[in-house]
Context: one part of a larger RNA
């Protein structure tokens, strides 16, 4: 619940494709669906409104008239809407052209470093820390240096609020296959469009199943320290995992905490790409201006906002469509259903419970992986 909202207070689905539905460009004709006007009928009585009357008044009651609303039939109007016929090109799509890019998939090649092994050189400790110890090795020669080999993972510098992708995400080099966007032309189609309930596809990390691989790192774990304790922070080891193939999982602070599409509303200044046009040295894919288009940043008019801030990449002004919110806890729990090998995911309650305002002080260590990020978290105490 005919309302107001969704960057940060509750609230934008992780992202895209798309079915139904809803919405839909310019011009002409037809029909006359919705729409509008008129007429007739109907819409029981009571009720409601107006007038008159009546019970002394009033309420009440009686009589007459009327109306709301809806429906049916008839006549008419044709701007908008709908249907139908025709036409158009500004939306959308196709084509052609030369460029940009860590876009995706597959294959090949390379590089530094770590570790291990071998050979040689060479010496007495090395390693680690706030300090240590566990630990390694020890004269059978470690650590260190040089050379050679094995193997796995990764890709410094370039590298940039640079680029590409719907999002997740993508970074050594080369080749093959493949997708999209921007720009230019305005050649073709001719509204073919927008959104999108259901549905489908993709979807970091961790995790799961089977098989491989295993250098480094490293949850769990085992030791050494620290400590009142130390299931931590620090140190020495080290399993799963991290990597590859095939198949699951389907979640994230999946964030711009900002759904998609279109139109409108000052500018300034960087930067990426394409195009046009000047100038300079000229000839190179060169330098430097101006303009157009399209991305990506910063600052800002108007305007918006509780403020922080947003501001042509809107959180401004409008339109279309979808999703979502409605006090905190209980709880993203229970139950049921669907999905999954499992972990669990999606959907998603209720009982019950709580409710004024203000001031102050203190503490806050943190393992692994991925993500986010400097405040957006949470607890306890005192008066």
């Nucleotide at each position: 619940u005919u309302g107001g909202g969704c960057u940060u207070a509750a609230a934008g689905c992780g992202u895209c494709c798309g079915u139904a539905g809803c919405c839909g460009g310019u011009c002409c004709g037809g029909u006359g669906u919705g729409u509008c006007u008129c007429c007739a009928g109907u819409u029981a009585a009571a009720u409601c409104c107006g007038g008159c009357g009546u019970c002394u008044c009033a309420a009440g009651c009686g009589c007459c008239g009327g109306a709301c609303u809806g429906c049916u039939g008839g006549a008419g109007a044709u701007a908008c809407u709908a249907c139908u016929g025709g036409a158009c090109u500004a939306g959308g799509g196709a084509g052609c052209g030369g460029g940009a890019g860590a876009g995706g998939c597959g294959g090949g090649c390379g590089g530094u470093a770590u570790u291990c092994c071998c050979u040689g050189g060479g010496u007495a400790g090395g390693g680690g820390u706030a300090a240590a110890a566990u630990c390694c090795u020890a004269a059978a020669g470690a650590u260190c240096c040089a050379g050679g080999g094995a193997g796995g993972a990764c890709c410094a510098u370039c590298g940039g609020u640079g680029g590409c992708g719907a999002a997740g995400g993508c970074g050594g080099c080369c080749c093959g296959c493949u997708a999209g966007a921007a720009c230019g032309c305005g050649u073709c189609c001719g509204a073919c469009g927008g959104u999108g309930a259901g549905g489908g596809a993709c979807g970091a990390a961790a995790g799961c199943u089977g098989g491989g691989g295993g250098a480094g790192c490293g949850a769990u774990c085992c030791g050494g320290a620290u400590u009142a304790g130390a299931u931590a922070c620090c140190c020495g080891g080290g399993u799963a995992g991290u990597c590859c193939c095939a198949g699951c999982c389907g979640u994230a602070a999946a964030c711009g905490a900002u759904g998609c599409a279109g139109g409108c509303u000052a500018g300034g200044u960087g930067u990426g790409u394409g195009g046009g046009u000047g100038c300079c040295c000229u000839u190179g894919g060169g330098g430097u201006g101006c303009c157009c288009a399209u991305g990506u940043g910063c600052c800002g008019a108007a305007g918006g906002g509780a403020a922080a801030c947003c501001g042509u990449u809107a959180a401004g002004c409008c339109u279309g469509c979808c999703g979502c919110c409605u006090g905190g806890g209980g709880a993203g729990u229970a139950c049921g259903g669907c999905c999954g090998c499992a972990a669990g995911g999606c959907u998603g309650a209720a009982a019950c419970u709580c409710c004024g305002g203000g001031a102050g002080a203190a503490a806050a260590u943190u393992c692994c992986c991925g993500g986010g990020g400097c405040a957006g978290c949470a607890u306890a105490c005192u008066u």
Annotation:
Small-subunit ribosomal RNA, central domain from an uncultured archaeon, 383 nucleotides, folded computationally. Its mean pLDDT, the model's own confidence on a scale to 100, is 80. Rfam family: Archaeal small subunit ribosomal RNA. The literature on the family includes a 2001 paper in Science by Yusupov et al., "Crystal structure of the ribosome at 5.5 A resolution". The family has 86 seed sequences and 709 matches in Rfam 15.1.